[in-house]
Predicted 3D model of a 74-nucleotide RNA (transfer RNA) from a Candidatus Dojkabacteria bacterium.
It was read from a public genome assembly.
Its Rfam family is "tRNA".
The organism belongs to Candidatus Dojkabacteria, within Bacteria.
The coordinates come from a structure-prediction model, not an experiment, and the mean pLDDT is 80.
RNA sequence: GCACCCAUAGCUCAACCGGAUAGAGCAUUGGUUUGCGGAACCAAAGGUUACAGGUUCGAAUCCUGUUGGGUGCG
Numbered sequence: 001g002c003a004c005c006c007a008u009a010g011c012u013c014a015a016c017c018g019g020a021u022a023g024a025g026c027a028u029u030g031g032u033u034u035g036c037g038g039a040a041c042c043a044a045a046g047g048u049u050a051c052a053g054g055u056u057c058g059a060a061u062c063c064u065g066u067u068g069g070g071u072g073c074g
Stems, first nucleotide, its partner, number of pairs: 001073007010026004019057001028044005050066005
């Protein structure tokens, strides 16, 4: 330099052929429980879906560019 893959909550991951409120587990916070903790149970908060454009009635999903990471080739 070229090709391909990946980027979603603090972490690990879902989200079907583009469809209407983006979810789960862990972690965090509050509550119940306990002599105090832990565990268990209940609840809550937490997201510009890497960034910028485009297509569409509608985009995490499709297209283009950029950034970062990985693999292969030279």